Notes: This is a predicted structure of a 90-nucleotide RNA (Bacterial small signal recognition particle RNA) from a Candidatus Nanopelagicales bacterium. Its Rfam family is "Bacterial small signal recognition particle RNA". Gene Ontology terms of the family: SRP-dependent cotranslational protein targeting to membrane, signal sequence recognition and signal recognition particle, plasma membrane targeting. It was read from a public genome assembly, where an Rfam model found it.
């Protein structure tokens, strides 16, 4: 000096998993809108609270992963320490 192995670190790829993230679904009200009827205050005129009904939206399910960030490994592959073996010079 070369070569093979094994570790470690790196760098970058692909894999898997979460997380953001989309779609869906979701409050028998201790969310939010907007309240039919009804009820309450008022001489009227309005006005209030607010049930059901509708609408949304959180938390949580599901189910999708294109990109992005995290985390992993008996992953590829480069680099780069440090060990061992084996040749070959001095």
């Nucleotide at each position: 000096g070369a070569c093979c192995c094994c570790u470690c670190g790196u760098g970058u790829g692909g894999c898997g998993u979460c997380g953001u993230c989309u779609c869906g679904u979701c409050a028998a009200u201790c969310c939010c809108c907007c309240c039919a009827g009804g009820g309450c205050c008022g001489g009227a005129a309005g006005g209030c609270a607010g049930c059901a009904a509708g609408g949304g939206u959180c938390c949580g399910c599901g189910a999708g992963c294109u990109c992005c960030g995290g985390c992993g490994g008996g992953u590829g592959c480069g680099c780069g320490a440090g060990g061992g073996g084996u040749c070959a010079c001095c």